[in-house]
RNA sequence: CUCGAUAAGAGCAAACCAUUCGCAAGGAUGGGACGCAAAGCCAUGGAUCCCUACGGGAUCGCCAGGCUACCGAAA
Numbered sequence: 001c002u003c004g005a006u007a008a009g010a011g012c013a014a015a016c017c018a019u020u021c022g023c024a025a026g027g028a029u030g031g032g033a034c035g036c037a038a039a040g041c042c043a044u045g046g047a048u049c050c051c052u053a054c055g056g057g058a059u060c061g062c063c064a065g066g067c068u069a070c071c072g073a074a075a
Stems, first nucleotide, its partner, number of pairs: 002075001003072002011036002016031006034061001040067003044064003047059005
């Protein structure tokens, strides 16, 4: 630097519920845990979804890519 353990200390939080924003997809806050070695960030390419379909928007926990990061077994 790769890599990812029946390691250690941490972290995040699906569905669902409540409140709230939005035409909607969906987002936020709180509860809650299905899971996650980047389930941290970026909408760059693809994919899917929504609309007031000129066009605009959403999903990074869909795939790929880019940037950053705790720890240190084996290789």